[in-house]
RNA sequence: CUUAUCAUGAGAGGUGGAGGGAUGUGCCCUACGAAGCCCGGCAACCGUCUGUAACAGAAAUGGUGCCAAUUCACAAAAAGUCAUUUUUGACUUUUGGAGAUGAG
Repeated sequence: CUUAUCAUGAGAGGUGGAGGGAUGUGCCCUACGAAGCCCGGCAACCGUCUGUAACAGAAAUGGUGCCAAUUCACAAAAAGUCAUUUUUGACUUUUGGAGAUGAG
C1' cells in the first nucleotide's frame, strides 16, 4: 500500500503491584486490586480435512488474534428536524476519516 472484518463470544485462577481504556476531548474501569507475565477460555482470518471449482461444511492439534462498555462516544462531510434577531447550537441518519486484527 491492497483487501476482508470490527454484531456475538470468552475465569469469582496464580503472580504482580498502579495504572488502564491507540491520540485529543468526554465518559468510564481500577486497591472488593490496573498494566505485564503464567495458566484458562472465546472465535475461526490463515493453514488442515470433506465435497472437483465458485462456494459450502467440519475439527481445533498448527500460525495469528481476542477475552469491561458497539472500535466506550465523538473528532470530517452531506441530508433532515428543532431552537436562535444575527452569530450559532442541539439531535437523527448516511458516507467518510482515524484505529485494531487477519491475509497478501